The RNA shown here (c-di-GMP-I riboswitch aptamer) has 82 nucleotides and comes from a Chloroflexota bacterium. NCBI's taxonomy places the organism under Bacteria, Bacillati, Chloroflexota.
RNA sequence: GUGUCGAAAGGGCAAACCCGUCGCAAGGCGGGGACGCAAAGUCAUGGGUCCCAUAGAGGAGUGGGAUCGCCAGACCGCCGAA
Numbered sequence: 001g002u003g004u005c006g007a008a009a010g011g012g013c014a015a016a017c018c019c020g021u022c023g024c025a026a027g028g029c030g031g032g033g034a035c036g037c038a039a040a041g042u043c044a045u046g047g048g049u050c051c052c053a054u055a056g057a058g059g060a061g062u063g064g065g066a067u068c069g070c071c072a073g074a075c076c077g078c079c080g081a082a
Stems, first nucleotide, its partner, number of pairs: 005080002012037002017032006035069001041075003045072003048067007
């Protein structure tokens, strides 16, 4: 110096749930709270899931949206023992 690696130390993020607030909803944001996370940092690009509208006998479909803490991909990145 490197990594299909993860000991230590310092620091970081924050699920469920509760309160407030925004949204038709999925869900977002703020506060409390920690189940977990070495990318639980960023990006809706592909797939998945979810919501709304539309369409349809049903199945299939069309349009818009949510989720990066579902997976993949892209970009960027802290520390350094075995």